Predicted 3D model of a 102-nucleotide RNA (TPP riboswitch aptamer (THI element)) from a Paracoccaceae bacterium.
The prediction has a mean pLDDT of 75.
[in-house]
RNA sequence: UCGAAUCCGUUGGGGUGCCCCACCUGGGGCUGAGAGGCUUUGCGCUAACCCAUCGAACCUGAUCCGGACAAUACCGGCGUAGGGAACGGAACCUUGAUAACG
Numbered sequence: 001u002c003g004a005a006u007c008c009g010u011u012g013g014g015g016u017g018c019c020c021c022a023c024c025u026g027g028g029g030c031u032g033a034g035a036g037g038c039u040u041u042g043c044g045c046u047a048a049c050c051c052a053u054c055g056a057a058c059c060u061g062a063u064c065c066g067g068a069c070a071a072u073a074c075c076g077g078c079g080u081a082g083g084g085a086a087c088g089g090a091a092c093c094u095u096g097a098u099a100a101c102g
Base pairs, nucleotide, nucleotide: 001097002096003095004094006090007089008088009087010086011052012051013050014049017030018029019028020027021026036046037045038044058083059082060081064077065076066075067074
């Protein structure tokens, strides 16, 4: 000096499953950061949460394969596969590279 990580601001992307009881509202259990609310119960809007290119947030493959489980996108594979949403500022605590000096 440049970049990463961290913090701040605004903007944007994403998912919301499985099971039990109940006449309906509703109540309860599992995993997880997150399974929420409103609605015309189709779309959509919004809250929280996560992620934003060194991108596994999330989608496709997938009505996939293996292992568990009451069950599930629960765990792993798939995956150095394909796609996927950004800019600005701050400090110099951490880290990488390069250059100069000793």